The part of an RNA shown here (small-subunit ribosomal RNA, 3' major domain) has 480 nucleotides and comes from an uncultured prokaryote.
Its mean pLDDT, the model's own confidence on a scale to 100, is 85.
The RNAcentral record of the full RNA draws on ENA.
Rfam family: Bacterial small subunit ribosomal RNA.

[in-house]
Context: one part of a larger RNA
């Protein structure tokens, strides 16, 4: 100097308290542990592993097994020989592959008589080599989490000290902040904080194949058509908030309270931005790459099978235990995205899942599409029920070569546990929580997950004793 302390003192985080919802009990979906297995690949293991890598395991993916075959190899470069490439049909095989037949010769160019060398492409051969998701993240790069958006982490001169080092960075006030101001042997600068980026919130302005009877005129009544850019939208470009005015307060500061105008008020709200570092933290299976290790095998290739086992344990989600609900029937209002191998509409058919058909649609023009909760009526009256919707049977739809292990949806029927959940425990201060429902990604199909994206829309903070964590100071130490 730092770490530490069940020392101190200041002071911050949904850290606790005040709330409102959950978890832990039930089903049942996904991870993981155990078990099991020829295999049930691999890595993540406190918080910072456990809907994680995986934004799709049925074949493939596949790295795991068990059998078949293959050995300059699926793929790069070079070398030798024969040939063009390509397509087409037979055997045997789960395929891979092996055997075998048959059609077929074009070109760009030197240089053209014939023909020859040559490059792309196929066989075969021979050796340099190729391949490895094989180990080592404790050799490494690059890239992540973490502490933490926490305000801290240095450096130059100067000073002080023999010296590690101190000062500066500490005091006193503030602030979200090493923020600002004051005062100080220090001045001063640098990463960091704040601002510059994006997005939303109010206004001007530009532009009108999206909007609009606003105001006129036709209407089949739908902005449908004439017409118009006023409006709403839309994207560019501006403008607006700076404690910038006014009171009170402070050290005549820095702030800090309160009030005016404002769409908005003191960082408006949200996002992107992660500072020296720390954890031998993950990643050698993105990719890269030392070093090791294999080479008719740890390499490559195809069937089939695992990765979806199953007495069990945990973690995360999803339905629910009902009446503020469940059914029926009617009627409304988003956003934000996604489509040409696509999105597929009206019309039929079927009880549905879907089928048929195909209009439009390279999309502010067409479709995905219904927006759910809500609202308006009926009905069920407290019960394992008209709750719940598990497990099973039976019939089917659709993708796909192929749903047997192992798909996702309908329909009929069966209806399981569960009457609000022990010790414990999680998340949320607002347009948040809770709820309702929509869209993308990945993909041929496959969503209770993930990533938006919008309707409805709360309750509660007195306070800092105490728990977590973190920041300055300062003490103590037989730790470093």
């Nucleotide at each position: 100097u730092g770490a530490c302390g069940g020392g101190g003192g200041c002071c911050c985080g949904c850290a606790c308290a005040a709330g409102c919802g959950g978890u832990g009990g039930a089903g049942u979906a996904u991870g993981u542990g155990g078990u099991u297995u020829a295999a049930u690949u691999c890595g993540a293991c406190g918080c910072a592993a456990c809907g994680c890598g995986a934004a799709g395991a049925a074949c493939c993916u596949u790295a795991c097994c068990u059998g078949g075959g293959c050995u300059u190899g699926a793929c790069a470069u070079c070398c030798c020989g024969a040939g063009a490439a390509u397509c087409u049909c037979c055997u045997g095989g789960a395929a891979a592959c092996a055997g075998g037949a048959g059609a077929g010769u074009g070109c760009g160019u030197c240089a053209u008589u014939c023909g020859g060398g040559g490059a792309a492409c196929c066989c075969g051969g021979u050796g340099a080599c190729a391949g490895g998701u094989g180990c080592u993240g404790c050799a490494u790069g690059g890239c992540u989490g973490u502490c933490g958006u926490c305000a801290g982490c240095u450096c130059g001169u100067g000073u002080c000290g023999u010296g590690a080092g101190a000062u500066g960075u500490u005091g006193g006030g503030u602030u979200a902040a090493g923020u600002c101001c004051c005062g100080c042997a220090a001045c001063g600068a640098g990463c960091g904080c704040a601002a510059c980026c994006c997005c939303u919130g109010c206004c001007u302005u530009u532009a009108g194949u999206u909007g609009c009877c606003a105001g006129c005129a036709g209407u089949u009544c739908g902005g449908c058509u004439g017409g118009g850019c006023a409006c709403u939208c839309u994207a560019g470009a501006g403008g607006g908030a700076c404690u910038g005015c006014c009171g009170g307060u402070g050290u005549c500061a820095a702030g800090c309270c309160g009030g005016a105008g404002g769409a908005a008020g003191g960082u408006g709200g949200g996002g992107a931005u992660g500072a020296c570092g720390u954890c031998a933290a993950g990643u050698c299976c993105u990719c890269a790459u030392g070093g090791c290790c294999c080479u008719u095998a740890c390499g490559g290739u195809c069937a089939g099978g695992g990765c979806u086992u199953c007495a069990c344990a945990c973690g995360u989600g999803c339905u629910a235990c009902a009446a503020u609900g469940g059914a029926c029937g009617g009627u409304a209002c988003a956003g934000a995205g996604g489509g040409u191998g696509g999105c597929g509409a009206a019309u039929c058919c079927g009880c549905g899942a879907g089928g048929u058909g195909g209009a439009g649609c390279u999309a502010a023009u067409c479709c995905c599409a219904a927006a759910a909760a809500g609202c308006c009526g009926u009905u069920c009256u407290c019960a394992g029920u008209u709750c719940g919707g598990a497990u099973u049977g039976g019939a089917g739809u659709c993708u796909g070569c192929a749903a047997c292990u192992c798909g996702a949806c309908u329909c009929c029927a069966u209806g399981a546990a569960g009457g609000c959940g022990g010790a414990a425990u999680c998340g949320c201060u607002a347009g948040u929580a809770a709820u309702c429902g929509c869209a993308g990604a990945u993909c041929a199909g496959c969503a209770u997950g993930c990533u938006g994206c919008g309707g409805u829309g709360a309750a509660u903070a007195c306070g800092u004793u105490c728990c977590c964590g973190g920041g300055c100071c300062u003490u103590g130490u037989a730790c470093a």